[in-house]
RNA sequence: GGGCGGAUAGCUCAGCUGGUGAGAGCACCUGCCUUACAAGCAGGGGGUCGUAGGUUCGAAUCCUAUUCUGCCCA
Numbered sequence: 001g002g003g004c005g006g007a008u009a010g011c012u013c014a015g016c017u018g019g020u021g022a023g024a025g026c027a028c029c030u031g032c033c034u035u036a037c038a039a040g041c042a043g044g045g046g047g048u049c050g051u052a053g054g055u056u057c058g059a060a061u062c063c064u065a066u067u068c069u070g071c072c073c074a
Stems, first nucleotide, its partner, number of pairs: 001073007010026004019057001028044005050066005
C1' cells in the first nucleotide's frame, strides 16, 4: 500500500429483506427475603447505534468519505 471483518448500555453481544417510542445476559441502584452475606424474588436507572455527509416520508440497518481495531496479501 491492497483486500476482508468489527465498532450498538459499564462489560460480552443480538438486532432477519430500512418502519411497535433501540434489546438480551452480566454488572449497577432500590425494596423484599436472611441474624449478616451470597443466592433468590420484585422493580428501576443507564445508549450521540465510531465520526461526518448523502438517499428516503422514515436509517443502527442503504451509499460515500474518514477514525480506531483484528486478520490476510504484498
Predicted 3D model of a 74-nucleotide RNA (transfer RNA) from a Bacillota bacterium.
It matches the Rfam family "tRNA". Rfam classes the family as a transfer RNA. Rfam describes the family as follows. Transfer RNA (tRNA) molecules are approximately 80 nucleotides in length.